The part of an RNA shown here (small-subunit ribosomal RNA, 3' major domain) has 467 nucleotides and comes from an uncultured bacterium. Its Rfam family is "Bacterial small subunit ribosomal RNA". Gene Ontology terms of the family: structural constituent of ribosome and ribosome.
Context: one part of a larger RNA
RNA sequence: UGACGGGGGCCCGCACAAGCAGUGGAGUAUGUGGUUUAAUUCGAAGCAACGCGAAGAACCUUACCAGGCCUUGACAUCCCGAUGACCGGUCUAGAGAUAGACCUUCUCUUCGGAGCAUCGGAGACAGGUGGUGCAUGGUUGUCGUCAGCUCGUGUCGUGAGAUGUUGGGUUAAGUCCCGCAACGAGCGCAACCCUUACGGUUAGUUGAUACGCAAGAUCACUCUAGCCGGACUGCCGUUGACAAAACGGAGGAAGGUGGGGACGACGUCAAAUCAUCAUGCCCCUUAUGGCCUGGGCUACACACGUACUACAAUGGCAGUCAUACAGAGGGAAGCAAAAUCGCGAGGUGGAGCAAAUCCCUAAAAGCUGUCCCAGUUCAGAUUGCAGGCUGCAACCCGCCUGCAUGAAGUCGGAAUUGCUAGUAAUCGCGGAUCAGCAUGCCGCGGUGAAUACGUUCCCGGGCCUUG
Numbered sequence: 001u002g003a004c005g006g007g008g009g010c011c012c013g014c015a016c017a018a019g020c021a022g023u024g025g026a027g028u029a030u031g032u033g034g035u036u037u038a039a040u041u042c043g044a045a046g047c048a049a050c051g052c053g054a055a056g057a058a059c060c061u062u063a064c065c066a067g068g069c070c071u072u073g074a075c076a077u078c079c080c081g082a083u084g085a086c087c088g089g090u091c092u093a094g095a096g097a098u099a100g101a102c103c104u105u106c107u108c109u110u111c112g113g114a115g116c117a118u119c120g121g122a123g124a125c126a127g128g129u130g131g132u133g134c135a136u137g138g139u140u141g142u143c144g145u146c147a148g149c150u151c152g153u154g155u156c157g158u159g160a161g162a163u164g165u166u167g168g169g170u171u172a173a174g175u176c177c178c179g180c181a182a183c184g185a186g187c188g189c190a191a192c193c194c195u196u197a198c199g200g201u202u203a204g205u206u207g208a209u210a211c212g213c214a215a216g217a218u219c220a221c222u223c224u225a226g227c228c229g230g231a232c233u234g235c236c237g238u239u240g241a242c243a244a245a246a247c248g249g250a251g252g253a254a255g256g257u258g259g260g261g262a263c264g265a266c267g268u269c270a271a272a273u274c275a276u277c278a279u280g281c282c283c284c285u286u287a288u289g290g291c292c293u294g295g296g297c298u299a300c301a302c303a304c305g306u307a308c309u310a311c312a313a314u315g316g317c318a319g320u321c322a323u324a325c326a327g328a329g330g331g332a333a334g335c336a337a338a339a340u341c342g343c344g345a346g347g348u349g350g351a352g353c354a355a356a357u358c359c360c361u362a363a364a365a366g367c368u369g370u371c372c373c374a375g376u377u378c379a380g381a382u383u384g385c386a387g388g389c390u391g392c393a394a395c396c397c398g399c400c401u402g403c404a405u406g407a408a409g410u411c412g413g414a415a416u417u418g419c420u421a422g423u424a425a426u427c428g429c430g431g432a433u434c435a436g437c438a439u440g441c442c443g444c445g446g447u448g449a450a451u452a453c454g455u456u457c458c459c460g461g462g463c464c465u466u467g
Stems, first nucleotide, its partner, number of pairs: 004467002007465007015455002019419005026309008034300002042053002064295007073125001077124002079121006088103006106115003127284002130282003136278002138273003141269001143267001148187006154163003167178003193261004198229007207219003211216001232255001235249005311412001315371005321366001329360003334353002339348003378409001383404007425447007
């Protein structure tokens, strides 16, 4: 100077408390450990690993295993030789890689050749998801959107260092004011950026409709999308130190950072990543490289994490709906309407649409009737049969539909999580990935609460001080 204390003082945070809904019990999904296995590829490990890398493992992916093959190689540059092609198509053998046969088949030219491509050969080399994240770059997590971290000059101290940055107030904030051997400055805070809430103005097509039967007309309204305004403790009062500021009020769509986002200081954890990528060193080089088929990553006495669905009446089922009311997205190897077939998944069909035009698109919770508290008209696991779709291919190992079957489960021990408002809870919708596959992830809107006395205690953090 720091760090630490079951030392002290002050302060903050869904940290506790006050509430609401959960997890922990059940079934299933998914990740992990363990075990098993020829292989169950690798990484991630308290918070900050465990629906994590993976925005999607049937083949591919794929890195793992078994078997069959290749050795200048699947890929790059250079040299030599041969051929004139390469590509494409057919046939045969094979699990395929591969091997063989056949058809088709270059350009320029001064005719010397050149270019390009394929095959063969020699070696320089290629190649490695092999090791080391404790050799590294880059990127990321975390403390933490916490309010801190420093510098120049000066002053003090023999010096390490101190001061400034401490003190009195105040703030979300080292925010601001006052004081002070300090005076200034930088990185952070805040603001500038995006979005949302109000208004004005400009522009009206594909959007809208006061007019109209329509044609048309118009941009008042809704909306779309550019610009501008608006909020600054600006005004009033009280408190305060005549300050900063706090509290109350007016006006206002909005009030004291209006709500949300992006934005993450100096640093900490030899934190994570050599498997995104790049890269030093080491290692392999007829293999630790490369190709292919099949298998595995999907195993299953068990243990844990994260979710979904339930245990029911604020509910289940059925029905018509007033055929009620969204927002945000996506669409050409695509989205697909009407019509029609099927109980249904889906099929046929193909209008329209590169989309404010057409399509996905039906929103769901809502309303009426019934069930009468039961393992039930709850719950839906599991299993059988019959089908549909995608795709060379659904056996290992996809999703969906119909009929049948109808398991555990009656609100969950110790313990533990999230959330302070359009939030929690609840309801549906969309997208990325993607041939197909979503209870995950990322978004969107609908309905819409309860509680906060307070800071003694638990956890984390900031400042001063003490040992």
Notes: RNAcentral holds the full RNA, with entries from ENA, Greengenes and SILVA.